[in-house]
RNA sequence: AGAUGCAAAUUGUCGAGUGUCGUUAGACAGCGGAAGAACCAAUUUUUGGGGCGUAUCCAUAUGGAAGGUUACCUCAACCCAGCCCGUCAGCUAAUUUCGUCAGGCAGAGGAAUUGCAGUA
Repeated sequence: AGAUGCAAAUUGUCGAGUGUCGUUAGACAGCGGAAGAACCAAUUUUUGGGGCGUAUCCAUAUGGAAGGUUACCUCAACCCAGCCCGUCAGCUAAUUUCGUCAGGCAGAGGAAUUGCAGUA
């Protein structure tokens, strides 16, 4: 070291939404999104089209399926929104551009992890 004991929400988690510097505005970096050639693909454009996002599809419209969250497993519970562009965008190197220190959440059992003690 292990077994064992005690302790751990000052901990975790969804999300791109974090770190450093700065009196502040911000800056640098990281992360995330969009536009945008050739080649390839597609030719279906008011039945408008498209983007972020899990948030779509079917129907008997009460429901179901797919998908998503609860750090991991099981159970249980829940979500399946909203916003934006403005007639317009497939992919896409170079390039251009925007966001980012938000906003929320944390049921049960089990397993794991960390710290201290402790022993070889």
Molecule: c-di-AMP riboswitch aptamer (ydaO/yuaA leader)